Predicted 3D model of a 101-nucleotide RNA (SAM riboswitch aptamer (S box leader)). The model forms 97% of the base pairs in the Rfam consensus. It was read from a public genome assembly, where an Rfam model found it. Its Rfam family is "SAM riboswitch aptamer (S box leader)". From the family's description: The SAM riboswitch is found upstream of a number of genes which code for proteins involved in methionine or cysteine biosynthesis in Gram-positive bacteria. A reference for the family is Montange and Batey (2006), "Structure of the S-adenosylmethionine riboswitch regulatory mRNA element", Nature.
RNA sequence: UUCUUAUCCAGAGAAGUCGAGGGACUGGCCCUGCGACACUUCGGCAACAGGCAUAUACUGCACUGUGCUAAUUCCAGUAGCAUCACGCUAGAAGAUAAGAG
Repeated sequence: UUCUUAUCCAGAGAAGUCGAGGGACUGGCCCUGCGACACUUCGGCAACAGGCAUAUACUGCACUGUGCUAAUUCCAGUAGCAUCACGCUAGAAGAUAAGAG
């Protein structure tokens, strides 16, 4: 980097450094000098894989490897359906995990 499978309406933040952007892309709408983003430290959430326990329940623990910790993946993007209007369903794209090349 590519492919396959699963999940994505739940959950969980403080401090320090820096100093202007950030929320993947585009449009919208938001966050941000009452300090964003990023990095560091200490917490926390979750339970995908490993491990352990139970002994069969797609159960428990949270030790290991990841992940996450504003807003439903913030909303939409493509197709179908429907409404006066608000919408609904499926998909695409993206993210994460595990496996394969």